A computed fold for a 71-nucleotide RNA from Microbacterium sp. zg-Y818, annotated as transfer RNA. It matches the Rfam family "tRNA". It is annotated as a transfer RNA. Taxonomically the source falls in Microbacterium (Bacteria, Actinomycetota, Actinomycetes, Micrococcales). The prediction has a mean pLDDT of 81.

RNA sequence: GCCGCCAUAGGUCAGUGGCAGACCGCCCGUUUCGUAAUCGGGAUGCCGAGGUUCGAUUCCUCGUGGCGGCA
Numbered sequence: 001g002c003c004g005c006c007a008u009a010g011g012u013c014a015g016u017g018g019c020a021g022a023c024c025g026c027c028c029g030u031u032u033c034g035u036a037a038u039c040g041g042g043a044u045g046c047c048g049a050g051g052u053u054c055g056a057u058u059c060c061u062c063g064u065g066g067c068g069g070c071a
Base pairs, nucleotide, nucleotide: 001070002069003068004067005066006065007064010024011023012022013021018054026042027041028040029039047063048062049061050060051059
């Protein structure tokens, strides 16, 4: 320098056009003599810009960051 892949909650990951989810963690309550566990409830997120579309986390382009391959 060229090519490919990845970027979603505090962490690990689903979600391939119409409601953004799971598990762990965190907070509040429940329970206990007390702690943990259990049970109920809650907060927090789509890397950035532009395009296509009635509608974009999803498709396209460019950029940024990470990983890998070739030279």